Source information: A computed fold for a 386-nucleotide part of an RNA from Acidihalobacter sp., annotated as large-subunit ribosomal RNA, domain III. The organism belongs to Acidihalobacter, within Bacteria. The full RNA is in RNAcentral, with records from ENA. Model confidence (mean pLDDT): 85 of 100. Rfam family: Bacterial large subunit ribosomal RNA. Rfam links the family to the GO terms ribosome and structural constituent of ribosome.

Context: one part of a larger RNA
RNA sequence: GAGUAACGAUAAGAGGGGUGAAAAACCCCUCCGCCGAAAGCCCAAGGUUUCCUGCGCAACGUUAAUCGGCGCAGGGUUAGUCGGCCCCUAAGGCGAGGCAGAAAUGCGUAGUCGAUGGGAAACAGGUUAAUAUUCCUGUACCUCUGUUUAUUGCGAUGAAGGGACGGAGAAGGUUAGGUCAGCCGGGCGUUGGUUGUCCCGGUUUAAGCGUGUAGGGAGUGUGUUUAGGCAAAUCCGGACGCACAAUCCUGAGGCGUUAUGACGAGCUCCCACGUGGAGCGAAGUGAUUGAUACCAUACUUCCAGGAAAAGCUUCUAAGCUUCAGAUAAACAGAGACCGUACCCCAAACCGACACAGGUGGGCAGGGUGAGAAUCCCAAGGCGCUU
Numbered sequence: 001g002a003g004u005a006a007c008g009a010u011a012a013g014a015g016g017g018g019u020g021a022a023a024a025a026c027c028c029c030u031c032c033g034c035c036g037a038a039a040g041c042c043c044a045a046g047g048u049u050u051c052c053u054g055c056g057c058a059a060c061g062u063u064a065a066u067c068g069g070c071g072c073a074g075g076g077u078u079a080g081u082c083g084g085c086c087c088c089u090a091a092g093g094c095g096a097g098g099c100a101g102a103a104a105u106g107c108g109u110a111g112u113c114g115a116u117g118g119g120a121a122a123c124a125g126g127u128u129a130a131u132a133u134u135c136c137u138g139u140a141c142c143u144c145u146g147u148u149u150a151u152u153g154c155g156a157u158g159a160a161g162g163g164a165c166g167g168a169g170a171a172g173g174u175u176a177g178g179u180c181a182g183c184c185g186g187g188c189g190u191u192g193g194u195u196g197u198c199c200c201g202g203u204u205u206a207a208g209c210g211u212g213u214a215g216g217g218a219g220u221g222u223g224u225u226u227a228g229g230c231a232a233a234u235c236c237g238g239a240c241g242c243a244c245a246a247u248c249c250u251g252a253g254g255c256g257u258u259a260u261g262a263c264g265a266g267c268u269c270c271c272a273c274g275u276g277g278a279g280c281g282a283a284g285u286g287a288u289u290g291a292u293a294c295c296a297u298a299c300u301u302c303c304a305g306g307a308a309a310a311g312c313u314u315c316u317a318a319g320c321u322u323c324a325g326a327u328a329a330a331c332a333g334a335g336a337c338c339g340u341a342c343c344c345c346a347a348a349c350c351g352a353c354a355c356a357g358g359u360g361g362g363c364a365g366g367g368u369g370a371g372a373a374u375c376c377c378a379a380g381g382c383g384c385u386u
Stems, first nucleotide, its partner, number of pairs: 013031006032383004040363004046343002050341001051075006060068002080141002082339003086119003092113003098107003122139005142335011153320002158315004166302004172295003177289005182203006188196001204262002208257004215250004219244008228236002263284001266280005303306001349358002365377003
């Protein structure tokens, strides 16, 4: 220079009360304003206690601070079913023997790892200051082991099936959700009107089990035979007959049950008046609209022809065949370990900062509208720390 520029989005504050040494900024109430395909809610990655409570205000916070993602202390993350671990493999990695190389080492078979993919099973309600598909209540389901009973050809690291898959397009059936009516409860205006075709609020309920629908797909069953499936096969494949005209497989949703339950507007009582606690608890139906969700890995069509392996099912080999094993039912038992707080378009991640930048997925209410645009609102969240 200079007590100058600046104090990081022009979404906006105002009044009253409280606390306090002190209040524009903290807490409570009322009104106002902003976002609302987000500036709301839930995850992944990443962060790693930032979560909740009490006590503080030196420093941190672009000002103050009684407040805080700050300091100190205490507390908080509960799983057979969510995710991982586990079983399986992809790209790729490693790689016994092996090949190459002077060596270091490189490549690579059998194998062994490796998810971003495949593989068993849980929903609704309640509860904490802070966790919940984890705790509690109610109702379920799966896998494995054992025992008993009954029946019985069982058996794999082998064989076969299956798993099993592209792009685009169109039509249909449904549901979530929305809207309206009905029903239930309440209200009748401190200001002219409002007992009415009035106003306000509510009208919610899962998985599972039973039924097997709209729809989609396939001929199905059986007998004989067989140069194939590295051996075998009753399995698969090939061939030839017979029977049946429907049968089988799949399949959203609906309905019933679950539920004489839960929830539920509101009402009553208690109180250390706080978004507190306890108890009782009405109606809980229909129509319409309607998805980008489900049926659907379906259907039609196109050429560039669109993972693998295991779980699963069938078949036999060795072998076992009073055993073992298999199937069915009942009962009993087991289901370990790790993650789980909180932020997550952000003041908690990546940007030296409480930085107008960047950051993958899911949810998707009302009016307007073709629309996830626009503008205005709901739930919810904020007024961006001078």